[in-house]
RNA sequence: UUCUUAUCUAGAGAAACAGAGGGUCUGGCCCGAUGAAGUUUCAGCAACCAGUAUAUAUCAUUUAUAUAUACAAGGUGCUAAGUCCUGCAGGUUUAAUUCUGAGAGAUGAGGA
Numbered sequence: 001u002u003c004u005u006a007u008c009u010a011g012a013g014a015a016a017c018a019g020a021g022g023g024u025c026u027g028g029c030c031c032g033a034u035g036a037a038g039u040u041u042c043a044g045c046a047a048c049c050a051g052u053a054u055a056u057a058u059c060a061u062u063u064a065u066a067u068a069u070a071c072a073a074g075g076u077g078c079u080a081a082g083u084c085c086u087g088c089a090g091g092u093u094u095a096a097u098u099c100u101g102a103g104a105g106a107u108g109a110g111g112a
Stems, first nucleotide, its partner, number of pairs: 001112008013042005021031003025087001027085002043079003048075002051071008083104001088101004
């Protein structure tokens, strides 16, 4: 970089350095000198992977697998706004609007 797959209306920020951008892209709308991006430290959230415990089921002497629940010391991730809204298709409404799905994106796990 790409493929497959699961999830995405919940949750959780301080300090130091730094100094003008950031929210993927479009159009919006926002955040930002009361300090953006980035780097570091500490803290937190969550429970995808790994792990531990308990229960159930299947197979079954050991054990293994699956599911559920709990935990959180490991590997990632995350800590403004629903993935901030939107774009494409379909439905709803006189209309404003609103709903569903796709696409795109993000993250994990597995593969090339």